[in-house]
């Protein structure tokens, strides 16, 4: 070259034909919150809603749907 660290651009890094990283992305606390930045809002997080299962209700588990936030701080 290319492939991964959620998408795009740039930058760090890491592997060798598959897509991972407990370990690499300066250090250290801290956060669910993904390596940095800028945009997305993919995961994610809290409010509410629907459906669905079982119920006398209330709690609960699974599926979705709206809205809102977008880790901080310090060397």
């Nucleotide at each position: 070259a290319c492939u991964c660290g959620u998408c795009u651009g740039a930058g760090c890094g890491a592997g060798g034909u598959a897509a991972a990283a407990u370990u690499a992305g300066c250090u250290c606390a801290u956060u669910a919150g993904g390596c940095u930045c800028a945009g997305a809002g993919c995961g994610u997080c809290a409010g509410c809603c629907u459906g669905u299962a079982g119920a006398a209700a209330a709690u609960u588990g699974c599926a979705g749907g709206c809205u809102g936030g977008g880790u901080u701080g310090a060397g």
This is a predicted structure of a 75-nucleotide RNA (Pistol ribozyme). Its Rfam family is "Pistol ribozyme". On this family, see Weinberg et al., Nat Chem Biol 2015: "New classes of self-cleaving ribozymes revealed by comparative genomics analysis". Its family is annotated with catalytic activity in the Gene Ontology. The RNAcentral record of the sequence draws on ZWD. The coordinates come from a structure-prediction model, not an experiment, and the mean pLDDT is 80.